The prediction has a mean pLDDT of 80. Predicted 3D model of a 73-nucleotide RNA (transfer RNA) from a Candidatus Pacearchaeota archaeon. RNAcentral holds the sequence, with entries from ENA. Lineage of the source: Archaea > Nanobdellati > Candidatus Pacearchaeota.
[in-house]
RNA sequence: GCCACUGUAGCUCAGCUGGUAGAGCGCGGCCAUGGUAAGGCUGAGGUCGAGGGUUCGAAACCCUCCAGUGGCU
Numbered sequence: 001g002c003c004a005c006u007g008u009a010g011c012u013c014a015g016c017u018g019g020u021a022g023a024g025c026g027c028g029g030c031c032a033u034g035g036u037a038a039g040g041c042u043g044a045g046g047u048c049g050a051g052g053g054u055u056c057g058a059a060a061c062c063c064u065c066c067a068g069u070g071g072c073u
Base pairs, nucleotide, nucleotide: 001072002071003070004069005068006067007066010025011024012023013022019056027043028042029041030040031039049065050064051063052062053061
């Protein structure tokens, strides 16, 4: 330098060939216990890597860039 893949909550990842984003763990609160752990209920938390474009509508499709991983030279 070229090619491919990946980038979504604090972490690990889903998101059904476009319809206003979820799970597990973690965190806060409550229940429960003589108390703790385990357990149950509930809540907060995300400009979907960045900027444009297409569309009535984009996490998803197109372009450019950034970062990471792998491969080639």